[in-house]
RNA sequence: GAAGCCGGCCAAACGAUCGCAGGGGAUUUCCCCCUGAGGAAAGUCCGGACACCACAGGGCAGGAUGCUCCAUAACAUGGAGUCGCGGCAGCGCGAAGGCAAGUGCAACAGAAAGCAGACCGCCCCGCCCCAGGCGGGGUAAGGGUGAAACGGUGCGGUAAGAGCGCACCAGUUCUCCGGGUGACCGGGGAAGCUAGGUAAACCCCAUCCGGUGCAAAACCAAAUAGGGGAGCGUCUGAGGGUGGCCCGCCCAAGCUCCCGGGUAGGUCGCAGGAGAUGCCCGGCAACCGGCAUCCAAAGAUGAAUGAUCGUUGCCCGUAGCGAAGCAAUUCUCUACGGGAACAGAAUCCGGCUUACGGACGGCUUCGGCC
RNA sequence: CGGGGCGUGGCGCAGCCUGGAAGCGCGCCUGCUUUGGGAGCAGGAAGUCGGAAGUUCAAAUCCUCUCGCCCCGACCA
Numbered sequence: 001g002a003a004g005c006c007g008g009c010c011a012a013a014c015g016a017u018c019g020c021a022g023g024g025g026a027u028u029u030c031c032c033c034c035u036g037a038g039g040a041a042a043g044u045c046c047g048g049a050c051a052c053c054a055c056a057g058g059g060c061a062g063g064a065u066g067c068u069c070c071a072u073a074a075c076a077u078g079g080a081g082u083c084g085c086g087g088c089a090g091c092g093c094g095a096a097g098g099c100a101a102g103u104g105c106a107a108c109a110g111a112a113a114g115c116a117g118a119c120c121g122c123c124c125c126g127c128c129c130c131a132g133g134c135g136g137g138g139u140a141a142g143g144g145u146g147a148a149a150c151g152g153u154g155c156g157g158u159a160a161g162a163g164c165g166c167a168c169c170a171g172u173u174c175u176c177c178g179g180g181u182g183a184c185c186g187g188g189g190a191a192g193c194u195a196g197g198u199a200a201a202c203c204c205c206a207u208c209c210g211g212u213g214c215a216a217a218a219c220c221a222a223a224u225a226g227g228g229g230a231g232c233g234u235c236u237g238a239g240g241g242u243g244g245c246c247c248g249c250c251c252a253a254g255c256u257c258c259c260g261g262g263u264a265g266g267u268c269g270c271a272g273g274a275g276a277u278g279c280c281c282g283g284c285a286a287c288c289g290g291c292a293u294c295c296a297a298a299g300a301u302g303a304a305u306g307a308u309c310g311u312u313g314c315c316c317g318u319a320g321c322g323a324a325g326c327a328a329u330u331c332u333c334u335a336c337g338g339g340a341a342c343a344g345a346a347u348c349c350g351g352c353u354u355a356c357g358g359a360c361g362g363c364u365u366c367g368g369c370c
Numbered sequence: 371c372g373g374g375g376c377g378u379g380g381c382g383c384a385g386c387c388u389g390g391a392a393g394c395g396c397g398c399c400u401g402c403u404u405u406g407g408g409a410g411c412a413g414g415a416a417g418u419c420g421g422a423a424g425u426u427c428a429a430a431u432c433c434u435c436u437c438g439c440c441c442c443g444a445c446c447a
Stems, first nucleotide, its partner, number of pairs: 001366007009358002012312007020036006038342001042353002045351005050213004062209005067081005082096001083094004097204002102202002104198002119143002121139008151169006170194002172191008218267003227259006239251004275294006282287001314339007322331003371443007380396004390427001398414005420436003424432001
C1' cells in the first nucleotide's frame, strides 16, 4: 500500500429571522416562556405488558419450538460452550431431536432404485466335429447408466467370485472405565452388524401456547327512530297553521314530560417505565443486586416536530507552498468547486429482520522498499 | 392500527396443496387460400414463473427475507 475480519460509537454544532404542534403564564389583544422523532420511529416477523370475553381440572384438534447449560416478564432473543461445515488466516455460518419406529417419494438414463439387480464381461455344464453359436446355471471383482448401485485396501480362498475367512482402516449398535452440571470428549472390549437419501414429505417424540386486540376497554352524551312509565286529549278538540299576541277561521289524533339502551361527537386509556446515566458487589459472559442523580414538558388524529441565511467543523476533487521517506506514497496549511445517507412516532416495552452515511480502535493475509 | 389474498410469454388465466415435460385461450410472425381484406388451414417465435438466499439429486411448487399491487375490519339497535 491492497484485500478483508471483528468491535463498540456518531447521526454535524451554534446564532438570527419566519413558521407548525402541545403545555403554562399574562390577560383582551395576538404578548411572553418551556418542550417537540429514530437507530432503525420501517416490515408487522416473534415475545410480553395492559384491556375485555371464556375458564374446576384434563384431553382432542391446531400452531410453535427442537445440541447443552445459563439468563430473562417472555421469546423464534441473548451469553458461554459442544459438534459439524466454510475460509490460507483473522473469523464466520448452522431450521444441529428421530428415516437402527411406521407410511410414502426418487423424473430421465439404466439390466436393475430398495426383504436389490445379470446388459456387456468372467466362470461351469449340456448340444452341434472345432472356431463360434444356442440353451441352462453361478458370479456384484471389472465395464457402462445415474444425484445415488448395498463399506475400503491387501492377502487367502474359489470353476469364477463374494465379509466367504483373516489383517488393517472407516462407520454403526451394545457395553465398561475416566473427565465434564450437561451437550460431549478420551480410552478399552464385544457383535461381520455395514443398517443408503429425503422429516423446509406425512409422521413419531419432548416442551410450550385459551381467544380477541387501544378500531381492546371505561366515562360523559346531541338530533332522529324504536322500548318503558306518567299526565293531558280524541267533536265537551290536546296540539298545529294563519309573519308577534288575542278572538275568529282552517287542519286535526295524537301531544307533553320523565326513564333506559345507544349512535355522531367529546373525555380517558396515553406517557414515571421490565426507564436512563454513573459508581460498587457477584458472575467467564448475557445478566442480577445495591447506592446516588436525572426525566412529570413529544402525545398529534388527515395527523405538528419545518424553511431560509450566516459562521465553524467533516468528507471528496483540483491547484499551490512546505515537511517526512531511497521510493511508492503520506501529512500540515491555503484557495476554489462540490457533497452530507436511510428515513418520519400513532397504546407501550424486549428482540429479530430489512434499508443506510461516516469516523475510530483492534486483528489477519498478500505485495513493495529498507 | 389490525388481518387476508395475488404476482407465470404482449393480455387474461391453469399448474403450486401431493417437488421431476412450463401449458391453455386471445394476440403476434411466416406460408397457403382470396382480385384484396377478414374468416379458415398449416407451421413458428415469445417465459431469469416479481427479486434474493436456503432445503433437496432436482424448486413455478417447500422454507426464510424482501419488493409491488388489491381487498376486508370501527357498532347494530

Predicted 3D model of RNase P RNA and transfer RNA as a complex of 447 nucleotides. It holds a member of the Rfam family "Bacterial RNase P class A". The prediction has a mean pLDDT of 79.